[in-house]
A computed fold for an 82-nucleotide RNA from a Minisyncoccota bacterium, annotated as transfer RNA. Taxonomically the source falls in Minisyncoccota (Bacteria, Bacillati). It matches the Rfam family "tRNA". About the family: Transfer RNA (tRNA) molecules are approximately 80 nucleotides in length.

RNA sequence: GCCCAGGUGGUGAAAUUGGUAUACACGCUACCUUGAGGUGGUAGUCCUUUCGGGGGUGGAGGUUCGAGUCCUCUCCUGGGCA
Numbered sequence: 001g002c003c004c005a006g007g008u009g010g011u012g013a014a015a016u017u018g019g020u021a022u023a024c025a026c027g028c029u030a031c032c033u034u035g036a037g038g039u040g041g042u043a044g045u046c047c048u049u050u051c052g053g054g055g056g057u058g059g060a061g062g063u064u065c066g067a068g069u070c071c072u073c074u075c076c077u078g079g080g081c082a
Stems, first nucleotide, its partner, number of pairs: 001081007010026003019065001027045006046055003058074005
């Protein structure tokens, strides 16, 4: 230099026909349970908010009624070829 795969909450990651972004698990916090802990259970857990909403999928544009998904450029990670 060329080709391929990937980047989404605190972490692993789902959403694959283009149609509600956070399913599921882990972690964390509070409470219940215990003499105390572990285990177990319940609730909460992206940001902001005037609680009605608004923003957010590496970054910037584009297509579309609608984009995590398609297109262009770009940054980063891994692999392959030379």